[in-house]
RNA sequence: GGAGCAACUUCUGGAGAGUCCGUCAAGAGCGGCGCCGAAGGGUUCACAAUCUCAGGCACAUGGACAGAAGUAUGGUA
Numbered sequence: 001g002g003a004g005c006a007a008c009u010u011c012u013g014g015a016g017a018g019u020c021c022g023u024c025a026a027g028a029g030c031g032g033c034g035c036c037g038a039a040g041g042g043u044u045c046a047c048a049a050u051c052u053c054a055g056g057c058a059c060a061u062g063g064a065c066a067g068a069a070g071u072a073u074g075g076u077a
Stems, first nucleotide, its partner, number of pairs: 005074002007071007018033001020032004034057003040053001041051003
């Protein structure tokens, strides 16, 4: 100095499972039962698997992960 890589930002895609019952002006909130796993978290040497604490179960939001671009960051070859 510094590709790839990592981090961060923006854009795009992004599954699963009751818009069930009651209350209520109300797809909000609350209560009940049922259900999902792809924020996170726990169990595990690790992965898988598993738990469902949290989160979620019409739309919206969130969303692991993937692609593209960018950045004053880190830094390998």

About this RNA:
Predicted 3D model of a 77-nucleotide RNA (Glycine riboswitch aptamer) from Texcoconibacillus texcoconensis. It was read from a public genome assembly, where an Rfam model found it. Its Rfam family is "Glycine riboswitch aptamer". Rfam describes the family as follows. This family represents the bacterial glycine riboswitch. The source organism's lineage runs through Bacteria, Bacillota, Bacilli, Caryophanales and Texcoconibacillus.